Molecule: Bacterial RNase P class A
Organism: Gemmatimonadaceae bacterium
RNA sequence: AGUUCCGGCCGGACGGUCGCGGGAGAAAUCUCGAGGAAAGUCCGGGCUCCACAGGGCGAACCGCCAGGUAACGCCUGGGGGCGGCCGGCGUGAGCCGCCGCUACAGAGAGUGCCACAGAAAACACACCGCCGAUGGCCUUCGGGCUCAGGCAAGGGUGAAAAGGUGGGGUAAGAGCCCACCGCGGCGAUGGUAACAGCGCCGGCAGGGUAAACCUCGGUUGGAGAAAGGCCAAAUAGGCAGUGAGAGCCGGCCCGGCUCGAUCAAGACACUGCGGGUAGGCUGCUAGAGGGCGUGGGCGACCGCGCUCCCAGAGGAAUGACCGUCACCGCUUCGGCGGGACAGAACCCGGCUUACAGGCCGGAACGGCGC
Numbered sequence: 001a002g003u004u005c006c007g008g009c010c011g012g013a014c015g016g017u018c019g020c021g022g023g024a025g026a027a028a029u030c031u032c033g034a035g036g037a038a039a040g041u042c043c044g045g046g047c048u049c050c051a052c053a054g055g056g057c058g059a060a061c062c063g064c065c066a067g068g069u070a071a072c073g074c075c076u077g078g079g080g081g082c083g084g085c086c087g088g089c090g091u092g093a094g095c096c097g098c099c100g101c102u103a104c105a106g107a108g109a110g111u112g113c114c115a116c117a118g119a120a121a122a123c124a125c126a127c128c129g130c131c132g133a134u135g136g137c138c139u140u141c142g143g144g145c146u147c148a149g150g151c152a153a154g155g156g157u158g159a160a161a162a163g164g165u166g167g168g169g170u171a172a173g174a175g176c177c178c179a180c181c182g183c184g185g186c187g188a189u190g191g192u193a194a195c196a197g198c199g200c201c202g203g204c205a206g207g208g209u210a211a212a213c214c215u216c217g218g219u220u221g222g223a224g225a226a227a228g229g230c231c232a233a234a235u236a237g238g239c240a241g242u243g244a245g246a247g248c249c250g251g252c253c254c255g256g257c258u259c260g261a262u263c264a265a266g267a268c269a270c271u272g273c274g275g276g277u278a279g280g281c282u283g284c285u286a287g288a289g290g291g292c293g294u295g296g297g298c299g300a301c302c303g304c305g306c307u308c309c310c311a312g313a314g315g316a317a318u319g320a321c322c323g324u325c326a327c328c329g330c331u332u333c334g335g336c337g338g339g340a341c342a343g344a345a346c347c348c349g350g351c352u353u354a355c356a357g358g359c360c361g362g363a364a365c366g367g368c369g370c
Stems, first nucleotide, its partner, number of pairs: 002365009012325007020033005035341001039352002042350005047224004059220005064078005079104001080102005086097004105215002110213002112209003127155002129151003135146004163181006182204001183202005189196002228282004238273006245259005289308008327338004
């Protein structure tokens, strides 16, 4: 210095002109104005309203251990398991280290399923194969053939076939026997725990699948900002109260005419109240908040101190242009071109997905030089 992978970070800067939304101000004017994902709306909380004696059944989700947190299915640390082109040790099975992955309770309760291949996919099996000691036949006496039968070492199928390695043993074999590896049980030790190594015992349980039903343990009421609260027209309903006159002819009275009432109710008129629609206000952004420093912790994270205020719209603003600089590409060295994914809608913590270009750290690999 390159390539690949892993982890973290940035996501152009400054100035001007014209606009848009919020706030302050009497005005001039000043000030603030998207993101790392604002996205998907998948998980968890805050907040609000509704529901709620207790118990059972059911449903959904979760599932190694410890910690973090408001909480989580998230994060951190640890344990176990699996994988590896890696390194070391061992005759070997294997062990240790490093790296990566891991929904990782139970298949020593029950039920179901297991394609293709294969003899057999589970009360395990016998296709090729091995043996045939004992028995029979033959024999040149070395042995050969073989029934009954024995075996599961080797081959073959498969994702998976009654543990593996080395040795003994045998007719051939086999935990049949031994040592070791693995497995199961018990014990004490270490560890908060998951678990680990150690010692003793047992030749050794009988496939897999629970992101199949199921069993065990745990958690869970519903709806969401169109939640919810306040103010409140017009019209039409509801409730309560009040009213005996009103209108026309006419200058006025008498008078006449019409309507209503004269018991209650209804109707009518007026007044008041209440619900409530349109509409308006609020909820609304100072918060599990950001930055810096410091202390604790392996870490997630937590404590303390100082400091900052950083959108709040509502059919919904956050834009456009110009200049200078930085970055990338091309260049005839004058310049020219380019900048992703995307866009708040009550707020926050996560997860997942998208992303031009660039920066930092780590690992592996090959090359060159010393």